Annotation:
The part of an RNA shown here (small-subunit ribosomal RNA, 3' minor domain) has 132 nucleotides and comes from a bacterium. Its mean pLDDT, the model's own confidence on a scale to 100, is 80.
Context: one part of a larger RNA
RNA sequence: AACCGCCCGUCAAGUCAGGGGAGCUGGAAGUACCCGAAGUCUCGCCUCGCGCGGGCCUAAGGUAAAUUCAGUGACAAAGACUAAGUCGUAACAAGGCACGGGUAGCGGAAGCUGCUCGUGGAGUAUUUCAAU
Numbered sequence: 001a002a003c004c005g006c007c008c009g010u011c012a013a014g015u016c017a018g019g020g021g022a023g024c025u026g027g028a029a030g031u032a033c034c035c036g037a038a039g040u041c042u043c044g045c046c047u048c049g050c051g052c053g054g055g056c057c058u059a060a061g062g063u064a065a066a067u068u069c070a071g072u073g074a075c076a077a078a079g080a081c082u083a084a085g086u087c088g089u090a091a092c093a094a095g096g097c098a099c100g101g102g103u104a105g106c107g108g109a110a111g112c113u114g115c116u117c118g119u120g121g122a123g124u125a126u127u128u129c130a131a132u
Base pairs, nucleotide, nucleotide: 003095005092008088009087011085013082014081015080016079020075023072024071025070026069027068028067031064032063033062034061039057041055042054043053044052045051098119099118100117101116102115103114104113105112106111
């Protein structure tokens, strides 16, 4: 404190943290392709020069699709919490339809209904059987 009790959910207000999230921004490591400086190497030419032209490799740059890490993010949903909000009253006594589990349908909300299972249900009375 002890039924003028306890207590459930929706809705409303506020606070908080987190997750989802179209998209946007930035970073990282690569992949494929395009382009390709200087330079080494190499091939050819010659006027034999510190020359000219070509090739391989390649830095930078570009394009594409993805990977990954951050930031931001319309929106939607849920959660936790908060002296005195709203609606009802589901549970706790047989809580006023016993309650609960599973499942299906329905309903502002607690919930209701059907089927099935459990007793973790209260109470009264009668009868029969067995044992002591």